[in-house]
RNA sequence: UGCUUAUGGAGAAAGACGGAGGGAUUAGACCCUGCGAUGUCUUAGCAACCUGUGCUUCACAAGGUGCUACAUUCUACUCGGCCAGCCAAACGGCCCCGGGAAAGAUAAGCG
Numbered sequence: 001u002g003c004u005u006a007u008g009g010a011g012a013a014a015g016a017c018g019g020a021g022g023g024a025u026u027a028g029a030c031c032c033u034g035c036g037a038u039g040u041c042u043u044a045g046c047a048a049c050c051u052g053u054g055c056u057u058c059a060c061a062a063g064g065u066g067c068u069a070c071a072u073u074c075u076a077c078u079c080g081g082c083c084a085g086c087c088a089a090a091c092g093g094c095c096c097c098g099g100g101a102a103a104g105a106u107a108a109g110c111g
Stems, first nucleotide, its partner, number of pairs: 001111007013043005021032003026076004044068003048065003051061004072103001077100005085094003
C1' cells in the first nucleotide's frame, strides 16, 4: 500500500511543551478553540478486535493493536414513504421520515 470480513452501542484526562486554527477529505451547515484548542511527550485511564482465564447469551485481565470533546455530526449519490408546510397550471420539486451505496475509522486475516 492493496483485498476480504466484522463493527460504528457504550466507555475512558491530568500535567508539561507549544502558540493557531481544529472536528479525515471538497463545499455548506453545526460545533470546539488565546479561560490556549489541534498537535507532541509523560503519566493515568478505557476495553472495540485479537489474546488469556473463568462459573462461557456473560464477566474478568490489560499482553498486542486501538482509543480517552460532542458525534462515522448533518447535507451532497441513490431507493422508498410522504401527515402537515412551501413552490408549481400540471407532472413534480423542496422540507420531513426511513433504508442503502460511496467515502472514511478501527480490528482480524490474506497478498

SAM riboswitch aptamer (S box leader) from Mucilaginibacter sp. FT3.2, 111 nucleotides, folded computationally. Of the family's consensus pairs, 97% are formed in the model. The coordinates come from a structure-prediction model, not an experiment, and the mean pLDDT is 79. It was read from a public genome assembly, where an Rfam model found it.